[in-house]
RNA sequence: CAAAUGGAGAGUUUGAUCCUGGCUCAGGAUGAACGCUGGCGGCAUGCCUAAUACAUGCAAGUCGAACGCACGGAAAAGAGAGCUUGCUUUCUUGGAAGUGAGUGGCGAACGGGUGAGUAACACGUAGGUAACCUGCCCAUGUGCCCGGGAUAACUGCUGGAAACGGUAGCUAAAACCGGAUAGGUGAGGAGAAGGCAUCUUCUCGUCAUUAAAGCGCCUAAGGGUGUGAACAUGGAUGGACCUGCGGUGCAUUAGCUAGUUGGUGAGGGUAACGGCCCACCAAGGCGAUGAUGCAUAGCCGGCCUGAGAGGGCGAACGGCCACAUUGGGACUGAGACACGGCCCAAACUCCUACGGGAGGCAGCAGUAGGGAAUUUUCGUCAAUGGGGGGAACCCUGAACGAGCAAUGCCGCGUGAGUGAAGAAGGCCUUCGGGUCGUAAAGCUCUGUUGUAAGUGAAGAACGGUACUGACAGGGAAUGGUCAGUAAGUGACGGUAGCUUACCAGAAAGCCACGGCUAACUACGUGCCAGCAGCCGCGGUAAUACGUAGGUGGCAAGCGUUAUCCGGAAUUAUUGGGCGUAAAGGGUGCGUAGGCGGUGCGAUAAGUCUGAGGUAAAAGGUUACAGCUCAACUGUAAUACGCCUUGGAAACUGUCGGACUAGAGUGCAGGAGAGGGCAAUGGAAUUCCAUGUGUAGCGGUAAAAUGCGUAGAUAUAUGGAGGAACACCAGUGGCGAAGGCGGUUGCCUGGCCUGUAACUGACGCUGAAGCACGAAAGCGUGGGGAGCAAAUAGGAUUAGAUACCCUAGUAGUCCACGCCGUAAACGAUGAGAACUAAGUGUUGGAGAGAUUCAGUGCUGCAGUUAACGCAAUAAGUUCUCCGCCUGGGGAGUAUGCACGCAAGUGUGAAACUCAAAGGAAUUGACGGGGGCCCGCACAAGCGGUGGAGUAUGUGGUUUAAUUCGAAGCAACGCGAAGAACCUUACCAGGCCUUGACAUGGAGAGAAAGGCCCUAGAGAUAGGGAGAUAGGUAUCACUCACACAGGUGGUGCAUGGUUGUCGUCAGCUCGUGUCGUGAGAUGUUGGGUUAAGUCCCGCAACGAGCGCAACCCUUGUAUCCAGUUACCAGCAUGUAAAGAUGGGGACUCUGGAUAGACUGCCGGUGACAAACCGGAGGAAGGUGGGGAUGACGUCAAAUCAUCAUGCCCCUUAUGGCCUGGGCAACACACGUACUACAAUGGCGGAUACAAAGAGCAGCGAGCCAGUGAUGGCAAGCAAAUCCCAUAAAGUCCGUCUCAGUUCGGAUUGAAGUCUGCAACUCGACUUCAUGAAGUCGGAAUCGCUAGUAAUCGCGAAUCAGCAUGUCGCGGUGAAUACGUUCUCGGGCCUUGUACACACCGCCCGUCAAACCAUGGAAGUUGGUAAUACCCGAAGCCGGUGGCAUAACCUCGCAAGAGGAGUGAGCCGUCGAAGGUAGGACCGAUGACUGGGGUUAAGUCGUAACAAGGUAUCCCUACGGGAACGUGGGGAUGGAUCACCUCCUUU
Repeated sequence: CAAAUGGAGAGUUUGAUCCUGGCUCAGGAUGAACGCUGGCGGCAUGCCUAAUACAUGCAAGUCGAACGCACGGAAAAGAGAGCUUGCUUUCUUGGAAGUGAGUGGCGAACGGGUGAGUAACACGUAGGUAACCUGCCCAUGUGCCCGGGAUAACUGCUGGAAACGGUAGCUAAAACCGGAUAGGUGAGGAGAAGGCAUCUUCUCGUCAUUAAAGCGCCUAAGGGUGUGAACAUGGAUGGACCUGCGGUGCAUUAGCUAGUUGGUGAGGGUAACGGCCCACCAAGGCGAUGAUGCAUAGCCGGCCUGAGAGGGCGAACGGCCACAUUGGGACUGAGACACGGCCCAAACUCCUACGGGAGGCAGCAGUAGGGAAUUUUCGUCAAUGGGGGGAACCCUGAACGAGCAAUGCCGCGUGAGUGAAGAAGGCCUUCGGGUCGUAAAGCUCUGUUGUAAGUGAAGAACGGUACUGACAGGGAAUGGUCAGUAAGUGACGGUAGCUUACCAGAAAGCCACGGCUAACUACGUGCCAGCAGCCGCGGUAAUACGUAGGUGGCAAGCGUUAUCCGGAAUUAUUGGGCGUAAAGGGUGCGUAGGCGGUGCGAUAAGUCUGAGGUAAAAGGUUACAGCUCAACUGUAAUACGCCUUGGAAACUGUCGGACUAGAGUGCAGGAGAGGGCAAUGGAAUUCCAUGUGUAGCGGUAAAAUGCGUAGAUAUAUGGAGGAACACCAGUGGCGAAGGCGGUUGCCUGGCCUGUAACUGACGCUGAAGCACGAAAGCGUGGGGAGCAAAUAGGAUUAGAUACCCUAGUAGUCCACGCCGUAAACGAUGAGAACUAAGUGUUGGAGAGAUUCAGUGCUGCAGUUAACGCAAUAAGUUCUCCGCCUGGGGAGUAUGCACGCAAGUGUGAAACUCAAAGGAAUUGACGGGGGCCCGCACAAGCGGUGGAGUAUGUGGUUUAAUUCGAAGCAACGCGAAGAACCUUACCAGGCCUUGACAUGGAGAGAAAGGCCCUAGAGAUAGGGAGAUAGGUAUCACUCACACAGGUGGUGCAUGGUUGUCGUCAGCUCGUGUCGUGAGAUGUUGGGUUAAGUCCCGCAACGAGCGCAACCCUUGUAUCCAGUUACCAGCAUGUAAAGAUGGGGACUCUGGAUAGACUGCCGGUGACAAACCGGAGGAAGGUGGGGAUGACGUCAAAUCAUCAUGCCCCUUAUGGCCUGGGCAACACACGUACUACAAUGGCGGAUACAAAGAGCAGCGAGCCAGUGAUGGCAAGCAAAUCCCAUAAAGUCCGUCUCAGUUCGGAUUGAAGUCUGCAACUCGACUUCAUGAAGUCGGAAUCGCUAGUAAUCGCGAAUCAGCAUGUCGCGGUGAAUACGUUCUCGGGCCUUGUACACACCGCCCGUCAAACCAUGGAAGUUGGUAAUACCCGAAGCCGGUGGCAUAACCUCGCAAGAGGAGUGAGCCGUCGAAGGUAGGACCGAUGACUGGGGUUAAGUCGUAACAAGGUAUCCCUACGGGAACGUGGGGAUGGAUCACCUCCUUU
């Protein structure tokens, strides 16, 4: 500076991520409805369903200035009466205004309603009519002459219930008829001019053809004036017809059409063109650019939404169309085939005297019905508009208004200011308070609205009437036009507005509060009741249910439901995709179509541009204006499209004419499992014959069926037959794909290279179509060696319709014909161009560098959701085709086509779910792989499992057998000790502010203890004793708050603990990589007990773990020695550190030292480290202990304790006695003792450590066989005591047995503890003397001072240990090694698992419910076809009949004619009938599959190598998932090999 005013997302698939993809939400809208609520006004809107049926009233009349009649009776006149003498009244004449029906005219074709039908020139838009009409209206012009006969009304008679007539007679007209006139019109003819073919215009002539001398007013009677009618021309308005273009679904509707398409006929018909109709002739016409059929639908301006492009809708308002109970038909008329007209048919309703009649609310109100649902049987013609009339005026359910309804939009109000004691009350609370909350009250104001009173518009302008004036030519009257004055006209409505007075007085609800989405707490409920738009809440602490308080949002409304657009780029023109998510056709040839190389010229269809027309109004937008604002309304401006026309010529198209780079031809070469036919070869299998030969062969993980003494297998020779072609052989070759492999010959297709002679865009793609198309399968005929579905047998197994084995038929092979599908895959359509490199290989050319055509790999840019692709693209572009739009239902049903069949192609819906899916990530898992470790296996030693006993558990039993613990990680566990107590359980007896805590009041005695009585005891009663004090510690009584609970929930919790596991792991910061989850670090090469350390490395560091620091033990030194010790020196005993002493030793307990791969050698990478050695008490973390990362198991414990919530409260609390926890057909775990001689028994004898002890340990002496008892010293402990250690050693005995083994069980007698030993203690003595002779399957512990074995001590404890925790004594064996079992760590791989393999998941069967297919049929509808019948009616015909006007004859009567009418005949023709089909629904015994549904049955098909890799097509078989055969795919793990690639 220019242009523009315009675009938001979220939730939900997963453990997490990215993507694909659906579902859902936030917005706007509505003719709405429903729920709760409701003060006012303005402006709008109001049967969307049954185009169902309608009671009642109204919605179209008007004109006397067209006509007659009837009624009516004014003015005026005359006469009479009364009498107040100018008033009233009666009669007669008169006939005005007005009224009624009728004739006549105009209107009734407008206005108003509805949307059934209609897919069509119906509508919209733009054109055309030289192919047309047009009443009333306007303009111009012309004339308005002479006659005639009827008829309604009316009157008489008469039919009928009525509706409605019939007949005779009278009468008028602007009704009807005839004639004249003509400048006009129509049809022929002649001439001229023009145009666009039919034609148009002008001139002349022929024929035909039209009128109401009306009606009103005035008059000086001459006329004037107005109106009406007629004709002609033009206009305006309204209509009619034709054409281009536009707007819909289905192809599971593909062929349709006989007046159909065209022509001829001065044919008919129409206002007019036309097969619109008719006769004849021809055989056309429409259709993939979608005919025909079916379904749906009034169209548009516009309305809603949207950034737009679009999508949806077609209420109100406006334009057009169609319809008026259903169907058909015409009449009248300018206009209708007519909503409030006619005729006929049909259905329905009503009246009826049963003969016959009447009706049509989709006009306004209203009623019934239907429905979720839609108003008053209102006022007025005042305004606007319409009809009639000259006008007044009449009519007008058009219209204007009012009423009802929050139905919508807009506006206003329900008060404003002040007011902290932060009132009361509610709710919450950590009990302090917080919040509702300045909110209320109180005080001070205001009066919108409301109430009352008063005042009070605009909408009213005209027309008409009266008057005045002006105008026009000559202008008297009537009249006309214009201006002015006057009176008068309002449904709404005394309405809007205004003024005054009064009082805060009368006026707030609804929804929500888990996320999306603004807004949280309490109580109740307890997977119940319920909520829910999606995700999802609710199983006892619910911000998600219900209620309350609080909060948020909107507000006279607020929510819900329904529908539409949006968000949705989720049908993608703008603006998507197809390797793996849905999606490339199995492959080619090729028609239509689409697209198309390089110059030149022309053209102007597309394209661009200027101008004009149109695009109705309303609406929309912008600006301004009027109602106080707004809604509402007004004024102005503005548009896409279509049409006409002028111009431009780059691009596309078309035409012409060139070129050679695309494409093709020629010539010269080349490779090849390309195809077809024929011939031929050897190896092998099998079979047959013969020989040799003898007992087995075969087969498997192991077997068996099978073959074999009738001679198999094996071996040798000969023969037969069929099928397939080892090696070569190769990510090598060829082919469009499927596919193709011995050799030779013949026939044949394509490709590549070189060359550049020829053609000159001949090209690319390709719906429809045609051809080819593995395997299996089918038909006919052959063939048949091997293999092998089905089948049989044998195994395996719980079963085995399988995997394995033995047999074996179709088939596999050939010929001919079908089928037409595959994971027909590169899961990648064809063609063209462009875009780094490197490296193999095949075929050519070139001397070579190189290059062309294929075929692989690596890799850059780029791309992709990622994986990956990457000149052979999945990159960047162009052209054409095919295909996709959530999962399931389903490639199913149905229809159609093809097929011999199997089946193939095309291909839905109902219903159901909120996902289904792709790629990648982290884990976990694998009957995947690699590496490593552990008493994990192995090598050993000893056990358990068998016996008896002890103990724990299960089960059973019981009044109770209290409770907990449950694979490892419950089971000699909680319990380091149940006779009462403990004790929680059971029975019985008692207590109720309580056995225990705090607080109040009262009265009080000390309380307690002791004694007696009753009782099982708790308890109850009594007594002795004592009498000092108290704010009362104390106990009693009373009332209430409360106590109490081993009651529930360990899945509400704290704390504590177990376990993986003393395994070596688990993480973080910064950086880097990846869209991201995440990765890297932490992986790799070594090494270690170790993520221990070293090296390398896009990582560098760090933390929790490991290790070390701590305790103990092993060595030494120093210091210190009592209760310990005693070498030396003394004393001393029966003996003795007993004593003096000592500080040497042992020991005690304090401090130090020591061990660090430090040193040496080797190995290793110059590392870390490992191996060996030296020294050393100890050597590679010396031994042992304590120490347990992030986490896992909703692991254990509410019964240690603590604790939320719930529950009990004369009991689930408390006390007591007794019982139970100890039961006993049985099962399991853990131990003890054994089964004996490595032993038992008897005797003798040696050596510990570590502990405990005062309600205790208890020496010693005495008694007892003994347990133990009596007396009793010492010791609160290095002092005394428990306390003799035992195995061992020595001696003796037993001699292999149920024993001198073993000790259970039982009897008797005792001891001790304790109120108490019956249930139910331990011990002693004597007697008794079970089972058991080394233990099935299976299974446990242990790697050195360990296992094994031996005793000692302690805790608990009155008493009670085979248990537990400690202590020392004696004291082994074995480890080749990591294949296997179990557990663990790291790396990697697959995965459909993530509650993580105790995972996931498939199908049959059984049950319930739901929708759906088939089905003998049944039933209804739609549109046709053929035939029958045939109303009304138009048209055509018509003998006879009837007949006023006109014509002829006739004086007349009358006759005849023209015309008309009824009748009859015919064509067409609605409804109806008959017939056979077509299509579409509804229903249907039974039947098929499908879907859904916490815990049904059978198996386990798939996901890991899913335990037989899976899947695709096909065939057969089977309860079921499935199995097997043939061919194919990798979307298969693992190992090996080959090839290629990368690096060196």